[in-house]
RNA sequence: CUGCGACAAAGGCAAAACCGGCGAAAGCCGGCGACGCAAAGCUACGAGGCUGUCGUCUGCGGACCCUCACCGCGCAGACCAUGCUAGUCGGGCCGCCGAA
Numbered sequence: 001c002u003g004c005g006a007c008a009a010a011g012g013c014a015a016a017a018c019c020g021g022c023g024a025a026a027g028c029c030g031g032c033g034a035c036g037c038a039a040a041g042c043u044a045c046g047a048g049g050c051u052g053u054c055g056u057c058u059g060c061g062g063a064c065c066c067u068c069a070c071c072g073c074g075c076a077g078a079c080c081a082u083g084c085u086a087g088u089c090g091g092g093c094c095g096c097c098g099a100a
Stems, first nucleotide, its partner, number of pairs: 004098002012037002018031005035087001041093003045090003048085003055079007062071001
C1' cells in the first nucleotide's frame, strides 16, 4: 500500500414512530428516539424505484351552435422529471482500527 473484517479497542452514524418546519407530492431539515449499519461518510455518473407541480393526450360534462368542431371552463383517467431516493444496486472520491 492492497485485500480482508474479530464475541478486539476507541469511537461514529441513526430506521420507524412522535413533535416542529419546508414542499403540489415524493421527500427533506431540526428535535426526540434506535431498527439496524464496516463506510448507513460524500457524490445523482449508470440502472431501478417513488412523486406528478408544469405539460400532453383521452373520456364525460358545461358554455356556444341547426349540427360538428373550435373554447381562456369543470371532473376523472393515462403518460411525463426538470423533482426525489446514496439506509435499492452499481460506479467515482475520501476514510478509523489491525486479529485470523
This is a predicted structure of a 100-nucleotide RNA (c-di-GMP-I riboswitch aptamer) from a Gemmatimonadota bacterium.
The model forms 100% of the base pairs in the Rfam consensus.
The coordinates come from a structure-prediction model, not an experiment, and the mean pLDDT is 89.